[in-house]
Context: one part of a larger RNA
RNA sequence: CGUUGAUUCUUGAGAGGAUUUCUUCGUAGUACGAGAGGACCCGAAGGAACUGACCUCUGGUCUACCUGCUGUCACGCCAGUGGCAUCGCAGGGUAGCUAAGUUGGGAACGGAUAACCGCUGAAAGCAUCUAAGCGGGAAGCCAACCUCAAGAUUAGGAAUCGUUUGAGAUUCGUGGAAGAUGACCACGUUGAUAGGCACUAAGUGUAAGUACAGUAAUGUAUUUAGCUGAGGUGUACUAAUUCAUCGAUCCUGUUAGG
Repeated sequence: CGUUGAUUCUUGAGAGGAUUUCUUCGUAGUACGAGAGGACCCGAAGGAACUGACCUCUGGUCUACCUGCUGUCACGCCAGUGGCAUCGCAGGGUAGCUAAGUUGGGAACGGAUAACCGCUGAAAGCAUCUAAGCGGGAAGCCAACCUCAAGAUUAGGAAUCGUUUGAGAUUCGUGGAAGAUGACCACGUUGAUAGGCACUAAGUGUAAGUACAGUAAUGUAUUUAGCUGAGGUGUACUAAUUCAUCGAUCCUGUUAGG
């Protein structure tokens, strides 16, 4: 830009992806074979690699969380804290992200066939799968499975709303398991969208101050404390105000249409 208003839901022309493989067991030590050995068919189970999704579990990471420790500087000093030193070092760790973790997948059925195997059958009184005709037959082909898909310009379909009494969209704002920016998604007071606050999950591991014991280092009690990023639930306290912008033909014809 088109599809000639919009919203939602769809059909599927077409395109892409996937399609792998092994072992064990039963049938059965059966058929077969002198023996050695050892099946077809059918059924069941367990793997490998590859691949989709996810984070309950096992772990990794987690430089805005907690704790311990060293040097030095600062807050006048003690105590308590803060800055810097690779995040100063070390021990843990939520959300998120993740694999080595969890879970799923390649199944079944059908159609037309290849090599090949056949039926009936002449030319050629026989024979012949072929010349007419009719079957079987593969991990391969077409479908089937998954994803995209009406720019499929042949631009499809349905429902609903609307054409100035204006449907819907945008700008703007609050944000996001969405993201470079656009885009996408949620919300905008008829409100839980983000922040704050409350409770809570979870993490760390028992704060500071005070009291007591000890010469002191330190320990004990208050105290499973204090602190806490991204989790959950709730709550209009703060910010999503108001204003604004875009937005849907014509001809013929007669009220049916083309």